Source information
This is a predicted structure of a 1453-nucleotide RNA (small-subunit ribosomal RNA) from an uncultured bacterium. RNAcentral holds the sequence, with entries from Greengenes.
[in-house]
RNA sequence: GAUGAACGCUAGCGGCAGGCCUAACACAUGCAAGUCGAGGGGCAGCGGGGGUUCCAGCAAUGGGACUUGCCGGCGACCGGCGCACGGGUGAGUAACGCGUAUGCGACCUGCCUUCCCCAGGGGCACAACCCGGCGAAAGCCGGGCUAAUACCGCAUGAAGCCGGGGGCCCGCAUGGGUUUCCGGCCAAAGGAGAGAUCCGGGGGGAGAUGGGCAUGCGUCCGAUUAGCUUGACGGCGGGGCAACGGCCCACCGUGGCGACGAUCGGUAGGGGUUCCGAGAGGGAGGUCCCCCACACUGGGACUGAGACACGGCCCAGACUCCUACGGGAGGCAGCAGUGAGGAAUAUUGGUCAAUGGGCGGAAGCCUGAACCAGCCAUGCCGCGUGAAGGAAGAAGGCCUGGAAGGUCGCAGACUUCUUUUAGACGGGGACAACAGGGGGCACGGGUGCCCCCGCGAGGGUACCGUCAGAAUAAGCAUCGGCUAACUCCGUGCCAGCAGCCGCGGUAAUACGGAGGAUGCGAGCGUUAUCCGGAUUUAUUGGGUCUAAAGGGCGCGUAGGCGGCCGCGCAAGCGGGCGGUGAAAACACGGGGCUCAACCCCGUGCUUGCCGUCGGAACUGCGUGGCUUGGGUACGGAGGAGGCGAGCGGAAUGUGUGGUGUAGCGGUGAAAUGCGUAGAUAUCACACAGAACACCGAUUGCGAAGGCAGCUCGCCGUACCGGGACCGACGCUGAGGCGCGAAAGCGUGGGGAUCGAACGGGAUUAGAUACCCCGGUAGUCCACGCCGUAAACGAUGAUCACUGGCCGUUGCGCCGUAUAGGGGGCAGUGGCUGAGCGAAGGCGUUAAGUGAUCCACCUGGGGAGUACGCCGGCAACGGUGAAACUCAAAGGAAUUGACGGGGGCCCGCACAAGCGGAGGAACAUGUGGUUUAAUUCGAUGAUACGCGAGGAACCUUACCCGGGCUUGAAAGUUAGCGAAGCGGGCGGAAACGCCCGUGCCCGCGAGGGCGCGAAACUAGGUGCUGCAUGGUUGUCGUCAGCUCGUGCCGUGAGGUGUCGGCUCAAGUGCCAUAACGAGCGCAACCCCUGCCGCCAGUUGCCACCGGGAAAGCCGGGCACUCUGGCGGGACUGCCGCCGCAAGGUGAGAGGAAGGCGGGGAUGACGUCAAAUCAGCACGGCCCUUACGUCCGGGGCGACACACGUGUUACAAUGGGCCGUACAGAGGGAAGCCAGGCGGCGACGCCGAGCGGAUCCCGAAAGCGGCCCGUAGUUCGGAUUGGAGUCUGCAACCCGACUCCAUGAAGCCGGAUUCGCUAGUAAUCGCGCAUCAGCCAUGGCGCGGUGAAUACGUUCCCGGGCCUUGUACACACCGCCCGUCAAGCCAUGGGAGCCUGUGGCGCCUGAAGUCCGCCGCCGUGAGGGGCGGCCUAGGGCGAAACCGGUGACUGGGGC
Repeated sequence: GAUGAACGCUAGCGGCAGGCCUAACACAUGCAAGUCGAGGGGCAGCGGGGGUUCCAGCAAUGGGACUUGCCGGCGACCGGCGCACGGGUGAGUAACGCGUAUGCGACCUGCCUUCCCCAGGGGCACAACCCGGCGAAAGCCGGGCUAAUACCGCAUGAAGCCGGGGGCCCGCAUGGGUUUCCGGCCAAAGGAGAGAUCCGGGGGGAGAUGGGCAUGCGUCCGAUUAGCUUGACGGCGGGGCAACGGCCCACCGUGGCGACGAUCGGUAGGGGUUCCGAGAGGGAGGUCCCCCACACUGGGACUGAGACACGGCCCAGACUCCUACGGGAGGCAGCAGUGAGGAAUAUUGGUCAAUGGGCGGAAGCCUGAACCAGCCAUGCCGCGUGAAGGAAGAAGGCCUGGAAGGUCGCAGACUUCUUUUAGACGGGGACAACAGGGGGCACGGGUGCCCCCGCGAGGGUACCGUCAGAAUAAGCAUCGGCUAACUCCGUGCCAGCAGCCGCGGUAAUACGGAGGAUGCGAGCGUUAUCCGGAUUUAUUGGGUCUAAAGGGCGCGUAGGCGGCCGCGCAAGCGGGCGGUGAAAACACGGGGCUCAACCCCGUGCUUGCCGUCGGAACUGCGUGGCUUGGGUACGGAGGAGGCGAGCGGAAUGUGUGGUGUAGCGGUGAAAUGCGUAGAUAUCACACAGAACACCGAUUGCGAAGGCAGCUCGCCGUACCGGGACCGACGCUGAGGCGCGAAAGCGUGGGGAUCGAACGGGAUUAGAUACCCCGGUAGUCCACGCCGUAAACGAUGAUCACUGGCCGUUGCGCCGUAUAGGGGGCAGUGGCUGAGCGAAGGCGUUAAGUGAUCCACCUGGGGAGUACGCCGGCAACGGUGAAACUCAAAGGAAUUGACGGGGGCCCGCACAAGCGGAGGAACAUGUGGUUUAAUUCGAUGAUACGCGAGGAACCUUACCCGGGCUUGAAAGUUAGCGAAGCGGGCGGAAACGCCCGUGCCCGCGAGGGCGCGAAACUAGGUGCUGCAUGGUUGUCGUCAGCUCGUGCCGUGAGGUGUCGGCUCAAGUGCCAUAACGAGCGCAACCCCUGCCGCCAGUUGCCACCGGGAAAGCCGGGCACUCUGGCGGGACUGCCGCCGCAAGGUGAGAGGAAGGCGGGGAUGACGUCAAAUCAGCACGGCCCUUACGUCCGGGGCGACACACGUGUUACAAUGGGCCGUACAGAGGGAAGCCAGGCGGCGACGCCGAGCGGAUCCCGAAAGCGGCCCGUAGUUCGGAUUGGAGUCUGCAACCCGACUCCAUGAAGCCGGAUUCGCUAGUAAUCGCGCAUCAGCCAUGGCGCGGUGAAUACGUUCCCGGGCCUUGUACACACCGCCCGUCAAGCCAUGGGAGCCUGUGGCGCCUGAAGUCCGCCGCCGUGAGGGGCGGCCUAGGGCGAAACCGGUGACUGGGGC
């Protein structure tokens, strides 16, 4: 885009068209084929006339009964014509059925046209009717009368037909036309009319129309259908037919068809056309037209011009109906209608007015053909649902951070206008031309013309006019991308959506609703189907190295294709002309309905087929020639080419003998094994079988598989050379035939080595493996099978053409001739150009450019499976599907990541070393458990002395209970009042109630403070760190991460950033299609180490004084120190190494060296890492409560588990006594000298100090004494008692002191942590938080002060280069198979059951034909009997398709 559609929602009108696609299922009822009285006999019914009679009436007249075919007419009957048309359907049919083009010299044709001729005279019946009979009915039988255009003889009869003879002309083989002679054969009907005349009858010729037959070409799928065929193919003779024919029959022959697809199976009416498509082509065959076939199913004939007959007959079958049970009737695939089936398809309508058909002389009758109407948005087309104006951009809805806003929206309202359509009223033509009737005219007549009359189903419709009035009329789908149209709410992997990709797990443009928008519009969507897009079956117009795809290789049949030069033919080819290609459709032009759809006219088209004429380039065919393709011969030379035979040495194993002794062998290490019965080793000899080291190669040969010691024989072949011979003999090759590694199979041999299976030993969680010791088949030979492979160059064969460079094998040539050089042919390699390719790559050995032929491919899985067939001894091979299922499966390349890949290099990473943890007790955090609550968060590394730098109340977020509700806090505005203080009562408090007292500033307005009411605001440690900001951890202080321009690549991307050297470093140097640059590194900053300058109090003291002592005093700023500014270090110098960068040296110098030490500083990014509870913030949620206040409790629980610590287990120690030396800090509700009291914590008194001034101030160390290896003079938990201090308050739940008690613990399993120097270890001191403190934590400070690093194999982490990859939420990846559970389709399967088409036998209706007949009939004819054939039925053996099947096999999800 399309549709005979259906379904959902919706629906105003009209025109035109269409309307059972399913059950060729079954059908109630009505209608669909009759007509002619001018063929006939008749007369039931109707009308008229006549007659008889009766009644009414005076009569005319009217009525009734009976009768009469006399007339009009006419049921039924005889007869004629029609019923073979028209209408329906698509079952069957793969066929001369259809289409197209031809032929019939092999045919028929009623009615129609035309021409010629004819119609004499007889006869006999049968219906109707009458009589009788049978039957329920349908119907039938017997007897009798009778007419005809019914039927039958006779006569006439040829131009006709048949047989025979002759002439002429012609052709296409049989033959055709014409003419003549002889013999034979066959006709007829009348009717109407007063008549004229008309309508008919018979024979023949011609025509027209309609048919019959034959032939070429075309006409679906399956080869897992490969062979089919006995009337089969042909001949002769006959029968039959309208006619040909094996159509049928007798005889004879043995043919006929088939890979160019016979036969069989499946499916199907064919065409004109129609839909899609640029076309080529693909799909379809409804309506309309042509042809065919069919009429309940099957068979059959009759009648007829025509039928094997839709509304005829006979028979059989199934079904339905009627029945009196004896017997009958029926066939909607005609129109309507009914049931059924189905997703689904209409009225039991009107009319013959028109068109057409049948009959008729006509009037006319009949006509569900037809014309109309009805139903249905089923389709196409047209119209309408209003038009113009109208901004306060109303209200309302929706959106919105603010609300000023945006949007629906000029939309509505409102104003003006119009009136299609619907409504009302009125008007209103065509389709009508005839025929026929009446009149008239012309004419000899028939006939023709004119006028009038007359006929409309649709329908009072189309159309036109008038009236009023915006009045009567809009929906559907969609809005994530494709694809045009976006927001809010709801929902929360639910509910749902979905054509594909995919949406939905709390902010969904994707679900549902809403607002808005988009698209189309009386429709819009969905589903189904077809074509397109799809060059995705490729003729136009594809491919096959790696994506699917080259046959394993050769020979060769059919076939396809084929060199150069002539001549001929004209099949192909191209051209002119002729015929045909129906109409409709389609296209164009024109015309008619108001337009359009629709219809009409003309032209084109119908791409085709046939004929005819001429053409000859190309193909083809015939013929003549040629040599270049190909072949033959000759010469030369190469090779692991094949087959057969012989020979050889090394190795291995075995045997015998010798020497010799305790092991050998084997592995990562071992063990099994072998060996004192003498192995291994070694020597000699012998035997056996198999394979041929070195040469050896990137080599050679062969068609492929493949081929390797040497020699001989036989066979094959390529190559080189010259150019003698043949003369296109060529290439390819479906089938076919042959060859064909290894393994395997059969028979027989052989058997050294190796070695599936197997045994044993190891390894391992296991080890049906890898390793080891053995070892059978096999490996070898002969003969025969098998026929596969990563049979690979994953690259079919052949020919031609198209650049270079470097090797190599064989054989020639030129030459300056064994050198060097040039060049040819054939082979075999490497690199590259153009070109090609998706890229990798290929590149004269093409995967380039062309040509020919073959083979093969068409998404993945299922599956190279199943079934069938073929082959094979088997194993198995060849051929080779489907259901079902997936949204991919793949190729090449890119960037990463990863590897029990490689290279290089780092790090307390290992190693080396020191000290710890893991065991104990306690402290602290966490898990778990418990609880009313044990608030919350942090969870590998990167949570766990973490948020906590201070939980008794507070904190506090949790729990219980008691209160408050504009609220505990803040802002704005009225009103009232101060606030507040004191007291009382209730209460645990918060809070509530009561009594008393009570304003300040300002001149004022007002303000401050409080109460209280209302409103706008509040409040939430409630949720989401997967909505966020900010901050932080980690990789990692690792050396990386990028950009611009250029260059390379189709692209992703690469280059730069790679490489070499170097560095702590992408640090630097060199090199370089790259050149530069940015963020990182380093440096700049701070502390510290040396020096200098400046400064000199509270610091300092070299000088003087003084004292028991103290910078205490004078003085000074030199020193120390303090704190500010500078200097200093840069591989600068020297030696060596290096191109350089740089490295190196117990070097020099220097306080310090090669980054001096420490800090701050953290690239692009990763972990949806952490934090909504620090803060901020989007969204969601709570609002007398999820807010807030108070009291109490909890965060401190405790059978356990883990992390981090403290103290120890002791003698390098503990206790006691004495004694020395820091740094950095802190201090006013503080630090506290000193004195007094207390054993002590501490208390009382009390000077100094907001600090270089006063205060806090060391310990280890050193000296001395005791302890002596002990659960202790170690260790200090726990518990008892007594106290101190802070605080409203130490019960839950503080610290400290004293006395007493003295637990576990004697150095810690697997495992694990830190540290490379002022470090570890060890010792004490200070600070923050803080009333106090659960601090053994954290952050700082100084004192004392080590050991070790061979080295980079290994563990962990990391950097760079490279490699492989099926990984890319990236190895914590991916992924395989079994098993378990569910679902699905499918193979096999004892069988069982349908179906299909054949075969054999039996039976066999109707009926044609044949035969017979002594029956009926004057005759035509009828009848009887028999035979052939056959539908159908029965029996049987097979075949095939399908269904089902216990069980079973694999497969998919």